[in-house]
RNA sequence: GAUUUAUAAAGAAGAGGCGAGAGAAUAGGCUCCGUGACCCUCUGGCAACCGCAGACAAACUGAAAGGUGCCAAAUCCUAUCCCAAAUGGGAAAUAUAAACC
Numbered sequence: 001g002a003u004u005u006a007u008a009a010a011g012a013a014g015a016g017g018c019g020a021g022a023g024a025a026u027a028g029g030c031u032c033c034g035u036g037a038c039c040c041u042c043u044g045g046c047a048a049c050c051g052c053a054g055a056c057a058a059a060c061u062g063a064a065a066g067g068u069g070c071c072a073a074a075u076c077c078u079a080u081c082c083c084a085a086a087u088g089g090g091a092a093a094u095a096u097a098a099a100c101c
Stems, first nucleotide, its partner, number of pairs: 001101001003099006013043005021032003026079004044071003049067002052062003075093001080090003
């Protein structure tokens, strides 16, 4: 990186460093940002996919050592299709996990 499956309106921030843009990509909107964002490091935390325990295959329950992930805003919102038109449903894309190549 490709494929498959599952999930994505919940939840969780302090310090230090850096110094200008950031919120995946395109467009529009909206928002964050020198009262220092984004990013990096440390610490802390959230969640519970794998893993663990419950006789444990499924389902369920529990804990939170370990492997990941995550810690502004619904995946920030919209874009495509359907529709009884709205806080609606589906697809695509993206992200994460697990498996596999």
The RNA shown here (SAM riboswitch aptamer (S box leader)) has 101 nucleotides and comes from Adhaeribacter aquaticus DSM 16391.
Taxonomically the source falls in Adhaeribacter aquaticus (Bacteria, Cytophagales, Hymenobacteraceae, Adhaeribacter).
Of the family's consensus pairs, 97% are formed in the model.
Model confidence (mean pLDDT): 85 of 100.
It matches the Rfam family "SAM riboswitch aptamer (S box leader)". Gene Ontology term of the family: regulation of gene expression.